[in-house]
Formats: sequence, C1' cells, structure tokens
RNA sequence: GGAGUCGGCCGAGCAGCCGCCGGGGAAACCCGGAGGAAAGUCCGGGCUCCAUAGGGCAGGGUGCCAGGUAACGCCUGGGAGGCGCGAGCCUACGGAAAGUGCAACAGAAAACAUACCGCCGCGGCUUAGGUAGCGGUAAGGGUGAAAUGGUGCGGUAAGAGCGCACCGCGCAGGUGGCAACACGCUGCGGCAAGGCAAACCCCACCUGGAGCAAGACCGAAUAGGGGAACGUUGAGUGGGCCCCACGAGUUCCCGGGUAGGUCGCUAGAGGCAUGCGGCGACGCGUGCCCCAGAGGAAUGGUUGCUCUCGACAGAACCCGGCUUACAGGCCGACUCCUUCU
RNA sequence: GCCGGAGUAGCUCAGUCGGUAGAGCAACUGAUUCGUAAUCAGUAGGUCGGAGGUUCGAUUCCUCUCUCCGGCACCA
Repeated sequence: GGAGUCGGCCGAGCAGCCGCCGGGGAAACCCGGAGGAAAGUCCGGGCUCCAUAGGGCAGGGUGCCAGGUAACGCCUGGGAGGCGCGAGCCUACGGAAAGUGCAACAGAAAACAUACCGCCGCGGCUUAGGUAGCGGUAAGGGUGAAAUGGUGCGGUAAGAGCGCACCGCGCAGGUGGCAACACGCUGCGGCAAGGCAAACCCCACCUGGAGCAAGACCGAAUAGGGGAACGUUGAGUGGGCCCCACGAGUUCCCGGGUAGGUCGCUAGAGGCAUGCGGCGACGCGUGCCCCAGAGGAAUGGUUGCUCUCGACAGAACCCGGCUUACAGGCCGACUCCUUCU
Repeated sequence: GCCGGAGUAGCUCAGUCGGUAGAGCAACUGAUUCGUAAUCAGUAGGUCGGAGGUUCGAUUCCUCUCUCCGGCACCA
C1' cells in the first nucleotide's frame, strides 16, 4: 500500500424568532417531548378478565451438551459436522438395528436382492473365427440423486472379506470431561444396520384461553317492546372434547338508545457511573437521575452559519428477544498478500 | 391498535399422504353461412405473489417478505 474478518457507536450540527403536545404555577415563566429499528406481529413474559386455571385426551411447539434469564424458538461458553490459506463463518444438529410409508424417469435391480454388456467354465453346432444352451461371478462398463465398505497382496477357471495387512465401521470395556463428546488405550466382530423424520411416527421436555377495542368505576338516553329456538331429565359458561365446577335463564332475529367522563397510562425485569464475582452471557452491591404519554392523534415553520448536503423510517398498555429496511460516517481488535528498513 | 383469511392462464376457480399444473368463459385459426351469431374441429397462453432453505425433485413442507380482503365499542 492492497484485500478481508469480527465487535462497538453515530445517523447532520449550532444559534435566534414564531408555533404544537404533556406537566407545574395565580401569573410572568419553567421543565420534558420518537427510533435503532418506534416496523413485521414471528417468539417469550408482565398486566387484566374468565374457576387462586384442577385431572385426562386431542392439538401445538422445541430438539447436540452445560449455563444465563422473569421467560423464550433468545443469549453465552463448549462439542460434532461443513466452508475458508487465514482472522473467522455456517448448521431445524434427538431417533432410520419400534413400526408404517415414499423414491417419478432411467436402469437388470431402489432395499427384497438381482444380472443388460462384460469375464470365466462346461458344452451342441460350425470353415480355425464365431455362436444356441446350462452354470459360476459382481472385479470392470453402463443407468441413476442414490447401487450393498476402500487400497494392496494372496487366492481363483474367472471372481468375491474368500483369506491376510492397513484405513474405515460397529459393539464392549478403560481413561479424560458435570455433560455433549474425545482418545489406535485394550479386546471382539468380516461388515450386518443405504436415503428421506422441514413424511406419518417414536422418545424427552414445555404448553389453559383471550387480549388494553383486556378490564374497573361514574354518568346520559330509550319501548326494559314483539317473535323464534333450547332449558332444572341441566340450557349455557369455564379453550376443542370428556371428567369436574358454577349454574337459571341463554342465544338469535325485528326494532330502540348512547357514542360522554375518570382510571388502567407510564418509576420500569428503568438509565448512567462505579466496585466485586464469573472465560462469558450475566449476577450482587453503592451513588446519582426521572427521560413522551394522547384527542382523530403533538416534535413543525422560518432566518443565519458550517459540513462529507443528509438513508430507512413516526410511540398508542409495557418490557426482553428475533427478523426485515437503512445514504453515509467513526472507533477498536485481528488475518492474508506485496514492498521497504 | 388487536385478531383472522386469501394470492394458480386475460377473468372465475380446481389441484393431498411431494413426481413435468387442469376445467369453464374469453382469445386466435379453420369449417359451416350470402354475411353475422350459435355450433363443430383445432391452437396458443402459467417466474403457481417474491426471496431463501429441506429433498434427487416443491403449487404442495419450513422460514422471511410483499399485496389485497374481512371482523372487533357500550346500554336496555
């Protein structure tokens, strides 16, 4: 100098004037006022009501191991597999020797084993070449996404774990590790048990439903009218069903009225700084701070200066994550290549 | 704000234990007719909303994303 990996942060700035929303104040005036994703609503929780949500079935979800957490499908650390020269990155990563199922086309054969070409033996025919038939084989060729361990030596008519050595695989034990798992540390087995579980399923663990238009209180108005169905032999409600519990009216249609106020509502698994424990996620302690809260919905306009001329995007009960979108810029750690000293 | 549903030919819709996607109408060509319609015969037309993954193989299974549609106040 070039190429790249990982982590963190910012996301126009300053000043004047005039406005908007919320709070305080008698007033002057003072204080606060969108985001890293406020988004998608994909997970998890708080909160509220339904029985302090109880038992079973069905359904749904998660899926290497350990830890963190209020909880999670998130995060951290580790293992295994894969990619990269490397820094590093990626992984829905339990079970296919419980069962069922699927594999189009091609191919001899798709999980039961089998044989198209070929190789070899016997052998009838035939001009010696060749070839009908019977049998052996799976080394080679061919088909396919996938074809029944690999290499070598021996062996054989030709071949073959048929035998042996090494590698691979499986089982049992040993050692290390909390564990996943690792190790030619030892022994046994010629090899059986191919793929798909984001197919049904099996195993382990988790899981009640609805959602702030939840829900609570106050107030206003109207005709508490008419009809149908079901019902104390239990309607209906409590998540789909059963048990169980509550239980006297419930549901629908034709019509009627109101579309007001208060709470829920923002002090919270909160932020900043710091000490200690831990590899880390995180936990414990101390000090300081209060930081939007609503109604058809506030953050804007203008002037001046500056720059790299400004992306995605706007809270609506709250919080922890994930995912998706994003002009440009900054900081730190590290890797590879080239050159110079 | 919360909850639910749907994207397949120009239009309306089918498509299940994953194996090259169909129907009706419309369009086009030919026949029939003096001509048109109807009728008959035939033809073309598809990134299965988009992207990624699982699988040998995806309209179908999984994840993300885009667009469209519907429902949800209270009293008696």

Two RNAs folded together computationally: RNase P RNA and transfer RNA, 417 nucleotides in total. It holds a member of the Rfam family "Bacterial RNase P class A".